Transfer RNA from an Akkermansiaceae bacterium, 72 nucleotides, folded computationally. It matches the Rfam family "tRNA". It was read from a public genome assembly. The source organism's lineage runs through Bacteria, Pseudomonadati, Verrucomicrobiia, Verrucomicrobiales and Akkermansiaceae.
[in-house]
RNA sequence: GGGUCUAUAGUUCAAUGGAUAGAAUGUUGGUUUCCGGUACCAAAGAUGUGGGUUCGACUCCCGCUGGACCUG
Numbered sequence: 001g002g003g004u005c006u007a008u009a010g011u012u013c014a015a016u017g018g019a020u021a022g023a024a025u026g027u028u029g030g031u032u033u034c035c036g037g038u039a040c041c042a043a044a045g046a047u048g049u050g051g052g053u054u055c056g057a058c059u060c061c062c063g064c065u066g067g068a069c070c071u072g
Base pairs, nucleotide, nucleotide: 001071002070003069004068005067006066007065010025011024012023013022018055027043028042029041030040031039048064049063050062051061052060
């Protein structure tokens, strides 16, 4: 240089082109406890970036950026 794959809560992962983007874990607050842990309840928290297609895009297409791998 060429090619393939990939990017979603702090972390690990879901989401058939159509609902207010969900779950686990973690964090914070509360209940419980003498305290802590466990358990239960609640809250906050995310679609890498710029365009395109579409009535509608996390999803399809293109560029860029980051990461992984293959190859000269």